The RNA shown here (c-di-GMP-I riboswitch aptamer) has 103 nucleotides and comes from a Chloroflexota bacterium. The prediction has a mean pLDDT of 84. The sequence was found by an Rfam model in a public genome assembly. Taxonomically the source falls in Chloroflexota (Bacteria, Bacillati).

[in-house]
RNA sequence: GUCCGAUAAAGGCAAACUCGUCGAAAGGCGAGGACGCAAAGCCACGGGUCUAACGCUUCUGGGUUGCUCUCUUUCCCAGAGUUAUGAUAGCCGGGCCGCCGAA
Numbered sequence: 001g002u003c004c005g006a007u008a009a010a011g012g013c014a015a016a017c018u019c020g021u022c023g024a025a026a027g028g029c030g031a032g033g034a035c036g037c038a039a040a041g042c043c044a045c046g047g048g049u050c051u052a053a054c055g056c057u058u059c060u061g062g063g064u065u066g067c068u069c070u071c072u073u074u075c076c077c078a079g080a081g082u083u084a085u086g087a088u089a090g091c092c093g094g095g096c097c098g099c100c101g102a103a
Stems, first nucleotide, its partner, number of pairs: 004101002012037002017032006035090001041096003045093003048088003055082003059079005
C1' cells in the first nucleotide's frame, strides 16, 4: 500500500412509525425516533423497482356543433390504458472520495 473486517477504540449515519413541510404521485426535506449499516458518504451511468402530472390512444361513458332523427365528424369532460422527462444510492452493478486497524 492492496485485499479484508473484530463482541477493538474514537466517532458517524438512521428503517418503520409520528408531526410539520414540498410534490399530481412515487418520494424528498426538517424534527422526534432506532430497524439496521464499514461506506446506510457522494454521483441516476447500466439494470431493476415504484409513480404517471404533461403527452398519446384505433378503448369506454357522457356532453357539444351543423334545422330534426340515426350514423359519422369536430371539440370538451370523466374513466381506462400507455408513457419518465419524475423517484429510489437503505435493490444490484459501476464511478468518485473517505475514518479506524485485531486476525